[in-house]
RNA sequence: CCGUGCUAAGCGGGGAGUUAGCGGUGCCCUGUACUUGCAAUCCGCUAUAGCGAGGCCUAAUUCCUCUUUUGAGGCCAAGAUUUUUAUUGAUUAUAAUAGUUUUAUCUAUUGAUGGGGCGACCCUAUGCGGCGAAUGUCUGCAAAUUCCGUCAGGACUGAAAAGUAGCAGCGGUAAACAGAAUUAUUCGGGUGCCAUAGGAUUAUCGGUCCUGAGGCUGAAUUUAUUAUAUUGAUAUUGAUUGAGGUCUAUUUAGGGGUGCACGG
Numbered sequence: 001c002c003g004u005g006c007u008a009a010g011c012g013g014g015g016a017g018u019u020a021g022c023g024g025u026g027c028c029c030u031g032u033a034c035u036u037g038c039a040a041u042c043c044g045c046u047a048u049a050g051c052g053a054g055g056c057c058u059a060a061u062u063c064c065u066c067u068u069u070u071g072a073g074g075c076c077a078a079g080a081u082u083u084u085u086a087u088u089g090a091u092u093a094u095a096a097u098a099g100u101u102u103u104a105u106c107u108a109u110u111g112a113u114g115g116g117g118c119g120a121c122c123c124u125a126u127g128c129g130g131c132g133a134a135u136g137u138c139u140g141c142a143a144a145u146u147c148c149g150u151c152a153g154g155a156c157u158g159a160a161a162a163g164u165a166g167c168a169g170c171g172g173u174a175a176a177c178a179g180a181a182u183u184a185u186u187c188g189g190g191u192g193c194c195a196u197a198g199g200a201u202u203a204u205c206g207g208u209c210c211u212g213a214g215g216c217u218g219a220a221u222u223u224a225u226u227a228u229a230u231u232g233a234u235a236u237u238g239a240u241u242g243a244g245g246u247c248u249a250u251u252u253a254g255g256g257g258u259g260c261a262c263g264g
Base pairs, nucleotide, nucleotide: 001264002263003262004261005260006259010056011055012030013029014028015027020046021045022044023043024042034054035053036052037051038050063257064256065255066254067253073247074246075245076244079241080240081239082238085235086234087233088232089231090230092229093228094227095226096225097224098223099222101220102219103218104217106215107214114210115209116208118206119205120204122199123198124197125196126195127194128192129191131188132187133186134185135184137180138179139178140177147172148171149170150169155164156163157162
């Protein structure tokens, strides 16, 4: 130096989170580089930091290590923009409420404004009237029979006189039906300038009493309060971006290190 056969190493890595710490399952980024049991209310370990089972490959451009190029993604982060909610300051505008001043019409000592009181309007109950309905009352009609009375004819009994039951007809009456009337009773209401009693009373209407000079409406002016909008500050909630910093896969290039046995 070559060949053969073994073994160590290797058969993905990283970020956040979790953890006393390490690794894993799970999430995310790269990337394609064995299979499998355990495992987020976690699983297994202890700075030599997963615990097990099975398999592939091989001392190398493939393993280990140092420097370098490239840089996915993540984490921290001064600051900036914007959003939610609350507090507060300032200015202006609008709206509403309550006032000041001026003015115009109208009105007012034949009494304004304000205040008190009475009645009406409103509600409930009772009574009366009225409307409607029903029952009762009166009249009419109405039973071939299974209502009452009288029963021609005829039937039956009898020797006869007479008697018995009883159809039709006639009269009356019942249920039902129809009509009249309001003299009676009951019930009901979107009934009534009705009556009585009680209740309620902001407004509205009418009368009365007290006070004694303004009042209504419109316009202008102005004050205060409240609300909305604008703007600034503080705090708070969320989103976007982010100088800078940090971890770092992938990628590029160059160095260094590395076991055993046998044979030639």
Bacterial large signal recognition particle RNA from a Chloroflexota bacterium, 264 nucleotides, folded computationally. The sequence was found by an Rfam model in a public genome assembly. The model forms 90% of the base pairs in the Rfam consensus. Its Rfam family is "Bacterial large signal recognition particle RNA". It is annotated as a non-coding RNA gene. NCBI's taxonomy places the organism under Bacteria, Bacillati, Chloroflexota. The coordinates come from a structure-prediction model, not an experiment, and the mean pLDDT is 79.